[in-house]
The part of an RNA shown here (small-subunit ribosomal RNA, central domain) has 348 nucleotides and comes from an uncultured Alphaproteobacteria bacterium. The coordinates come from a structure-prediction model, not an experiment, and the mean pLDDT is 88.
Context: one part of a larger RNA
RNA sequence: CUGGGCGUAAAGGGCGUGUAGGCGGUUUAUUAAGUUUGAUGUGAAAUACCUGGGCUUAACCUGGGAGGUGCAUUGAAUACUGGUAGACUAGAGUGUUGAAGGGGAUGAUGGAAUUAUGCAUGGAGAGGUGGAAUUCAUAGAUAUGCAUAGGAACACCGGUGGCGAAGGCGAUUAUCUGGGCAACAACUGACGCUGAGGCGCGAAAGCGUGGGGAGCAAACAGGAUUAGAUACCCUGGUAGUCCACGCUGUAAACGAUGAAUGCUUGACGUUGGUAUAGAAAUAUAUCAGUGUCGUAGUUAACACGGUAAGCAUUCCGCCUGGGGAGUACGGUCGCAAGAUUAAAACUC
Repeated sequence: CUGGGCGUAAAGGGCGUGUAGGCGGUUUAUUAAGUUUGAUGUGAAAUACCUGGGCUUAACCUGGGAGGUGCAUUGAAUACUGGUAGACUAGAGUGUUGAAGGGGAUGAUGGAAUUAUGCAUGGAGAGGUGGAAUUCAUAGAUAUGCAUAGGAACACCGGUGGCGAAGGCGAUUAUCUGGGCAACAACUGACGCUGAGGCGCGAAAGCGUGGGGAGCAAACAGGAUUAGAUACCCUGGUAGUCCACGCUGUAAACGAUGAAUGCUUGACGUUGGUAUAGAAAUAUAUCAGUGUCGUAGUUAACACGGUAAGCAUUCCGCCUGGGGAGUACGGUCGCAAGAUUAAAACUC
């Protein structure tokens, strides 16, 4: 390489967009590049194969024959693939109507709670724990009431419910804006699928500059516990958490399951549409999601099972014993932290 694989044994890229490339619906005509078939030339000799001959035989030497992947030229065939020209509508897209949604961005607004501050009431404790102590408090704490300030997060609704490609998204409202779904079948007429590179997005933590800072809280300090306690528990507490702009580019970025298309018994929920029947509840049918169980089938088993891990096709990514190691070196990127690409010796 071939082959075999990738839910859990090694293995699906974190997610999209899209270049090259690969693959691609129905039909007519044409072409004959691929494809099939014939002819001619070439495919050196030696070797190898078949069949003879010569050394006493063999090895060895030697005559003849056959064969030869392939390449070139040329004649023909036209099912399939390709090219060219035309047509179609089932894929794809546009249009019209309708409904759903925490999809995104920006601004404004709101109430509950925590904390701080002020005033008032009040007068000895409060807090915290397994028990304590550090801590706060007669300079009036804790508690209660009113007011003010500020930041962050949005109880109930809330739901294997919704939306988004993924990360993710949850108070209310306004503006701007993306995507999907259903019905109709008017329009375009294969415009499609995948996608090496590229480009973009990408939780948390972290970094840079400038703000902000209520609560929480790495580090740190103290009190406990303990043989010790650089912890678990307690009292404090700074980065950070928040905002703007820029960087980082990683996660058990998980459904540990790449994307797309077609086919394959069912049952019970639930979300959003549509049609029919019905006064309604609802029922039936159907499309798109989201769950549970399960048939055939698959699987080493667990399990999966129309949302497949079933049956097939196309394209991409990845794996090839454990450790060394996702490391070293080099390259690229980054302010840094580091990320990415990625070995070998040696060893079992």